[in-house]
RNA sequence: GGAGGCGGCCGGACGGCCGCGGGGGAUCGGGCCGCGAGGCAUCGGUCCUUCGAGGAAAGUCCGAGCUCCACAGAGCAGGUUCGCGGGUAACGCCCGUCCGCCGCGAGGCGAGGACCAGCGCCACAGUGACGAUACCCGCGCAAGCGGGAGUGAAACGCGGCAAGCUCGAGCCGGAGCAAGACCGAAUAGGAGGGCGCAAGGCGGCGUUCGCGCCGCAGCAGGCUGCUCGCUCAGCCCUCGGGUAGGUCGCGCAGAUGGAUGGCCGUCACCGGACCGACCCGGUCCGGCACAGAACUCGGCUUACAGGCCGCUCUCCAGGG
Numbered sequence: 001g002g003a004g005g006c007g008g009c010c011g012g013a014c015g016g017c018c019g020c021g022g023g024g025g026a027u028c029g030g031g032c033c034g035c036g037a038g039g040c041a042u043c044g045g046u047c048c049u050u051c052g053a054g055g056a057a058a059g060u061c062c063g064a065g066c067u068c069c070a071c072a073g074a075g076c077a078g079g080u081u082c083g084c085g086g087g088u089a090a091c092g093c094c095c096g097u098c099c100g101c102c103g104c105g106a107g108g109c110g111a112g113g114a115c116c117a118g119c120g121c122c123a124c125a126g127u128g129a130c131g132a133u134a135c136c137c138g139c140g141c142a143a144g145c146g147g148g149a150g151u152g153a154a155a156c157g158c159g160g161c162a163a164g165c166u167c168g169a170g171c172c173g174g175a176g177c178a179a180g181a182c183c184g185a186a187u188a189g190g191a192g193g194g195c196g197c198a199a200g201g202c203g204g205c206g207u208u209c210g211c212g213c214c215g216c217a218g219c220a221g222g223c224u225g226c227u228c229g230c231u232c233a234g235c236c237c238u239c240g241g242g243u244a245g246g247u248c249g250c251g252c253a254g255a256u257g258g259a260u261g262g263c264c265g266u267c268a269c270c271g272g273a274c275c276g277a278c279c280c281g282g283u284c285c286g287g288c289a290c291a292g293a294a295c296u297c298g299g300c301u302u303a304c305a306g307g308c309c310g311c312u313c314u315c316c317a318g319g320g
Stems, first nucleotide, its partner, number of pairs: 001316004005311006012267007020052011031040003054290001058301002061299005066176004073228004078172005083097005098112001099110004113167002118165002120161003135148005180248004190239006201216006221231003269287008
């Protein structure tokens, strides 16, 4: 000097004009209440002020907070993780380390329990890839046993693959903010069906012998796939009609048909051309990344023009 590795950061700036959403204030005009003074969390206009997207806001892949099922379980199914130690609220995440793979290296990646519990697969080549073997040799009556050559990653083997099914161990209720909570309004207290409770069954007690009370079994719906268990008196379908509003959930942006935009100028950065030219400077043209919160966090993954910083890190070349 060049090329890498690891870690961190920025990712346009300024000014002018017009225009957005939230909060606060002022003022004007209405609405409602009040006899009035005045009041109201009401409607609209104007003005002032203040705040107003990311490092990934993305993917929806994990974990959690939160909400409901629900007052609350067990098992199966299903899913997921898989060396060892540690971190964390937790995780499938992070740190270290062993082993394996890639790289000259700094480093990067990880599929890491079990192949004698069982099943399955091993292309092409080769006679043959599981009880499968053509050719040659030796032993043998034969069946068969042993060896050789050849193909192949592997050839009568406790070979390979489990990121093949599977087995083992650990962990995991389900659904999700379109969760859910509250208020108000309207309709037709509509019509037709189905399954339940009740009734009924069994047992006990009492009895004025009419019956009453208690328990058991059965029993729709619910526990987001099933079984048990628990809970519970209502649940479901079709037709028809009405309403589809508001407040909260929701916050240092807090919208919700969903806000940060448009135009101009200058500068910065990048690329190209030209001129001057030792370094460097000037002019013109073009470009200026990925991309927008919708409950909130901890992660992972993916996308990203250009630029900056750090490292007691690596490789190459040259000089001393």
Bacterial RNase P class A from a Chloroflexota bacterium, 320 nucleotides, folded computationally.
Rfam family: Bacterial RNase P class A. Rfam classes the family as a ribozyme.
The sequence was found by an Rfam model in a public genome assembly.